[in-house]
Context: one part of a larger RNA
RNA sequence: CGAUGCUGAAGGAACUAGGCAACUUGCUCUCGUAACUUCGGGAUAAGAGAGCCCCAUGUGAAGGCAACUUUAUAUGGGGGACACAAACUAGGGAGUAGCGACUGUUUAUUAAAAACACAGGGCUGUGCAAACGCGAUAAGCGGAUGUAUACGGUCUGACGCCUGCCCGGUGCUGGAAGGUUAAAAGGAGAUGUGCAAGCAUUGAAUUGAAGCCCCAGUAAACGGCGGCCGUAACUAUAACGGUCCUAAGGUAGCGAAAUUCCUUGUCGGGUAAGUUCCGACCCGCACGAAUGGCGUAACGACUUCUCCGGUGUCUCCAGCAUCGACUCA
Numbered sequence: 001c002g003a004u005g006c007u008g009a010a011g012g013a014a015c016u017a018g019g020c021a022a023c024u025u026g027c028u029c030u031c032g033u034a035a036c037u038u039c040g041g042g043a044u045a046a047g048a049g050a051g052c053c054c055c056a057u058g059u060g061a062a063g064g065c066a067a068c069u070u071u072a073u074a075u076g077g078g079g080g081a082c083a084c085a086a087a088c089u090a091g092g093g094a095g096u097a098g099c100g101a102c103u104g105u106u107u108a109u110u111a112a113a114a115a116c117a118c119a120g121g122g123c124u125g126u127g128c129a130a131a132c133g134c135g136a137u138a139a140g141c142g143g144a145u146g147u148a149u150a151c152g153g154u155c156u157g158a159c160g161c162c163u164g165c166c167c168g169g170u171g172c173u174g175g176a177a178g179g180u181u182a183a184a185a186g187g188a189g190a191u192g193u194g195c196a197a198g199c200a201u202u203g204a205a206u207u208g209a210a211g212c213c214c215c216a217g218u219a220a221a222c223g224g225c226g227g228c229c230g231u232a233a234c235u236a237u238a239a240c241g242g243u244c245c246u247a248a249g250g251u252a253g254c255g256a257a258a259u260u261c262c263u264u265g266u267c268g269g270g271u272a273a274g275u276u277c278c279g280a281c282c283c284g285c286a287c288g289a290a291u292g293g294c295g296u297a298a299c300g301a302c303u304u305c306u307c308c309g310g311u312g313u314c315u316c317c318a319g320c321a322u323c324g325a326c327u328c329a
Base pairs, nucleotide, nucleotide: 001324002323003322004321005320006319007318008317010315011314014313027051028050029049030048031047036041038158052079053078054077055076056075057074058073059072060071061070062069063068080084092308093307094306095305097303098302099300100299104116105115120156121155122154123153124152125151126150132142133141134140159295160294161293162292164225165224166223169222170221171218172217173216174215175214178213179212180211184207185206189202190201191200192199193198226244227243228242229241230240253287254284265281266280267279268278269277
């Protein structure tokens, strides 16, 4: 000097990115227990008291023929210690907000989470030799000894209230009149050669599938959801009007948000003092409805802020124990 433990005056988070680490609490009985709530919970909420030993009295239980033994409990009295759930073991608590409903799962070896999964919801495919997958385009197998209340794919993610507008583009589904279109069919003609018959080459029109063009539907398919100008009897603002463009111009709800650049926005609360936090406002650079929107009891080794308790985190360090390092042998 380090590691691991123990103790500490007064103060008690002043430490720090942050209470990290440590401390506190811890058991049983009696009492008592809020908001909120899906009425189950929340809840061991919070908070308060008691607990050892001896004696007396009362009541009960088990065993015993009885004497009595063991045990539980109530009331009263007494005793000792600094300390009686005397050791070990053994929840600190409360409030607020965000995210995810929950129990679960995960980066074996820097991430346990708000990520994944989930029950529930939707769309879509599939009529059985199913769709789909493995396999070599096979056999065969899975799906399934299942049969649409089933199985596959995909999105969302309990529950509550809801889920607006756009089918122009891309995709998917349906349509089949027309256009385009391959091989193939067809064979007008043309060319070579030959005396010719012929043989060979080339070849227009015409017929000709799916697809594409085309016509519809479809957004819990991929996706998208405007600009400028003017206007009210203070000012400001604009319910209102005009105009351009679009497939349609963002509805409900939420909003400086896990999203806000400007920004430490402005106002309020909390503090003596608050770039964080909570409640509002709305000027949303660049929220927004199953790429789900907004709420939500319970839950969380999640994240943010605050308070109570307690503490060597700190003011400010000190001592002790053990093991190292170090010095000497």

Predicted 3D model of a 329-nucleotide part of an RNA (large-subunit ribosomal RNA, domain IV) from a Rickettsiales bacterium. The full RNA is in RNAcentral, with records from ENA. The prediction has a mean pLDDT of 86. Its Rfam family is "Bacterial large subunit ribosomal RNA".